[in-house]
Record summary
This is a predicted structure of a 518-nucleotide part of an RNA (small-subunit ribosomal RNA, 5' domain) from an uncultured bacterium. Its Rfam family is "Bacterial small subunit ribosomal RNA". The coordinates come from a structure-prediction model, not an experiment, and the mean pLDDT is 83.
Context: one part of a larger RNA
Formats: sequence, structure tokens, C1' cells
RNA sequence: GAUGAACGCUGGCGGCGUGCUUAACACAUGCCUGUCGAACGAAGCAGCUGUGAUUGAGACUUCGGUGGAUUGAUCAGUUGACUUAGUGGCGGACGGGUGAGUAUUUCGUGGGUAACCUGCCUCACACAGGGGGAUAACAGUUAGAAAUGACUGCUAAUACCGCAUAACCCGCUAGGGCCGCAUGGCCCGGACGGAAAAGAUUUAUCGGUGUGAGAUGGACCCGCGUCUGAUUAGAUAGUUGGCAGGGUAACGGCCUACCAAGUCGACGAUCAGUAGCCGGCCUGAGAGGGUGAACGGCCACAUUGGGACUGAGACACGGCCCAAACUCCUACGGGAGGCAGCAGUGGGGAAUAUUGCACAAUGGGGGAAACCCUGAUGCAGCGACGCCGCGUGAGUGAAGAAGUAUUUCGGUAUGUAAAGCUCUAUCAGCAGGGAAGAAAAUGACGGUACCUGACUAAGAAGCCCCGGCUAACUACGUGCCAGCAGCCGCGGUAAUACGUAGGGGGCAAGCGUUAUCC
Repeated sequence: GAUGAACGCUGGCGGCGUGCUUAACACAUGCCUGUCGAACGAAGCAGCUGUGAUUGAGACUUCGGUGGAUUGAUCAGUUGACUUAGUGGCGGACGGGUGAGUAUUUCGUGGGUAACCUGCCUCACACAGGGGGAUAACAGUUAGAAAUGACUGCUAAUACCGCAUAACCCGCUAGGGCCGCAUGGCCCGGACGGAAAAGAUUUAUCGGUGUGAGAUGGACCCGCGUCUGAUUAGAUAGUUGGCAGGGUAACGGCCUACCAAGUCGACGAUCAGUAGCCGGCCUGAGAGGGUGAACGGCCACAUUGGGACUGAGACACGGCCCAAACUCCUACGGGAGGCAGCAGUGGGGAAUAUUGCACAAUGGGGGAAACCCUGAUGCAGCGACGCCGCGUGAGUGAAGAAGUAUUUCGGUAUGUAAAGCUCUAUCAGCAGGGAAGAAAAUGACGGUACCUGACUAAGAAGCCCCGGCUAACUACGUGCCAGCAGCCGCGGUAAUACGUAGGGGGCAAGCGUUAUCC
């Protein structure tokens, strides 16, 4: 000098930041990923039209009825800026959290892929013909305490499956040309085989399929760099290489069979310990040393261990399956759960906050849109935790007041300090006005920031130190006691070093101490 700090004493205001460094310990409760009815059937609601079971007014009457105003059950159709359990689509692989693991499948930096993939988006070319069978929802029956099912029957689609068509696509294969950096790459071209599609609508559009290119995002490989220990010296059998096959988006012992015996290592292998890495941050004149909170990039993880499914993308925090520990429900047969998301609770600890407001802005997902969702985010709350700014008054005022301390009793110090007089109003308090942030509308923050007015010196100063280092001295008490102390050291009767008082010095809403780094 610095800190994500803590502790002690003290504490007025504001702005901007920042806040579990310990138990990757366990978690009550609420919220954190939904959306689309312009993909689909169905159900409900509301309106309209038709049907018309019932009801039966006035009127007429031969008193038996005739007649039909009105009422409108039921059913059918239709409409809707209506609602949605289900099928279907897209998104839940982003965003958010944590640092357990990992000394190298990481990270940083520079290259390579002639060994690769890429939903949504952009551009270009071409296409969308004709069929089929199911299934949820629903209805019925039924098992179970529940979670959840089972069976039968019905139905739709942009759900699913054949057929047709098809190029510059894919596979195999004659031939030809060009190029390179080894395996090779690109182009032209003949035959054979194979693979597509979906519609909706308010008629504006939005979608679908194939191929090529781009953009974006990823994957793999290589060079260099990347802590400590030799009181760790040898390590290694898929090990090192080859051949063949499998697998993958793709190369590869990645995996398998066979063959060979290699490969790494004092330029430190292996083993052990510790640790996420970096941009940065702290310090320092620099070289360097330390560090990796917040913000940004990458990686890894999601109770512990393992596994795959779906998908353009996961081996998936708020998806699935299995095993384990733990917690909960149970009718004992069986089930449910995962805060290292935001708040919050217990525990641990020297120690770290609200079960807040809003989608107004920025951004993200869905949707044609309106809009919906968003604990991302924007804000507010708490904490002197940090940095910065401001205030706690200004001028005048000698009878050098009183008080206090000291004294050689004359005085000296506190000290222009106070009082008194004259002013001012920053902050806080009171009253009035009142934004920008928002493009037409839409403001959580918030009646906030800010402006104006009136008002009272009022509401606002402490902490540490005073032997030397080191700025700042006297008195009393104590008497190697009580105590102090960073080092030297002080205290045994006049202690500037202990305790108190007066005075002084330093910093200041802080001041000291402790811890850690330079």
C1' cells in the first nucleotide's frame, strides 16, 4: 500500500459498488419454462338459425270443442379476437448457480482438418402427384389406499407408413481433364441401384421437401507455456506399433481378432500432495512476487455412482432408467423427492442480506399477430463492507470570565476557546411543484431525482497515541505488585513507558486491533 474481511469502541447524510471465503452439509414453503386454437379432433361457454316435446292468452262456440298469441325442453346446423385436458410443433442443450473433481480428453496462445457436423437465419435452383392403416382424447368395464394403470370400442392431423416423380444428392462403377502438401482434392461424363414433401388462413401471407452456398455455433488434431516433493527411480500388456474389421459427424487402440515387442523416463517418467484455467486484480521504479471475490471468456459438475433415449444439439440442474445413502407418504402390497436457480430455514462458523416490486426498459422462448412466460434482468430493502463526496457552522469577541489542572502561590495552561454580538442554511426536518429513462400507447423504480419557499445554530464526533524507532508532557496513585509491550525494553518510593486526570499529537464518520499478500 491492499482486502469479498472479522473483532473492539463510536456512528449524521448521499452516490456508486459489493455481501457464505466455512459444510459440493441437510432442506419446510412459494416462485424459477413455457407457448401455439392461423397443425388436429373433442368438450365446454355465449350468440344466431331451424326443429318443435310442453304451455295454452284474447276470440269463436252447437259448451263436446275450434283456434293458436305466448312459453320454449330436445336435437341439428352455424358463428366466435371465448376457455382448454389431450394428440402435434417449437422451446425445456439458452439463460441462472457452484468450483467438488481435474496437474491435463482442461486452460492460454498460435496453427491444422485433403478427417468433420451445424436446428432456427440469409441467398440461389427445383419440387409438393396419388393413397393407406392406426392412436390419444372420449365412452364403457375394471385393478389399486395412492402413485399409476389394464381391457374393449370410436375418431383427427403439419402425428405415422408405403407408392409415384427427381437433379448438380447418396452408393457402386467404365472413361477423360486439372491441381496439390503424403494419404489425396476438384471438375466433366455413361450405365445400374436408392432416398422427398403438409398443409393452415382473416387470401395479406405463414409454412413443407431436396440440393448447393453463406453466416453462426460446435467437434477433433498439433507446437509452445502451465505448482510442490527424489525422504517417490523405474513405469507400462490395449501397454507401443502394424494388418483386418467394427464404431463415430469425423481421425484414431476409440473397440475387437491376429502379428510384432515395443513405448515413456534424471531435459524428472511413474507415484504422492495441492489446485478449476485465463483476461485480469494487488504490490513494485521495473524485473519480479502474490492472487484468480465481483465483471468477461473457457472448462467441469448438478444428492453419490452408472447408463442410454429423444433430438440439429445432452449422455440433459428444475427429463428418463438402474443401483446406493438419506427424507417423506402408506390401507404394509407399494409409492414420492433432490435449492451448487431466487428468496428463505436449520447446521457449521470470527463472519456474509428480503420467504420484497415489476416485466416499464434491455435481452431470451413461443406465436402471423394481439399477447403469454421470464427470481435472466431492471429496481427497491438490509449491512460504514469498500471507494468517493458533503456536513456537524462562519465572522467578531480579553474582563484573557467561571470551572478544571498545575504552581516556586507571584503566576501559568486550557484560551478567541466559551459566553455575548452580527450572519448563513449545505445535509436532515416542513410545505409546494415535479422529470428524463418511452419511437403512437405503455414507468416497477416513484411523488424518486431535481427545483422553489419558509424555518431554527438548531438534530449530527469519535477513536488511537504521547520512552526511542515516531508527531505529541506534566501531576497524582502504585511500588519487580498491579500491569504494559511491534522491537529495544518499562515497573523494586519522586515511573514523560503501568492506572487516572489535565494538556498535547494523529486520523476522522470513522479510528484502532487481528489475519493474509507485496